[in-house]
RNA sequence: GCCGGCGUGGCGGAACUGGCAGACGCACAGGACUUAAAAUCCUGCGGGUGGCGACACUCGUACCGGUUCGAUUCCGGUCGCCGGCA
Numbered sequence: 001g002c003c004g005g006c007g008u009g010g011c012g013g014a015a016c017u018g019g020c021a022g023a024c025g026c027a028c029a030g031g032a033c034u035u036a037a038a039a040u041c042c043u044g045c046g047g048g049u050g051g052c053g054a055c056a057c058u059c060g061u062a063c064c065g066g067u068u069c070g071a072u073u074c075c076g077g078u079c080g081c082c083g084g085c086a
Stems, first nucleotide, its partner, number of pairs: 001085007010026003019069001028044005046059005062078005
């Protein structure tokens, strides 16, 4: 230099013939149980804005564009990682 694969919450990892993003697990937080812990069970757990609050709105799939009513998914470019060839 050329070719191929991959990039999704703190971590792993789903959602693929385009249709509610974040299932499920781990970690973490609050609660229950316990003399206290562990284990177990319940609830919560991306960012921003508004609200005393319950909540509401909005953005978010490496980054920048494009196609489309609609993109994690399709197309182009960029970056990074992995593999192959030279």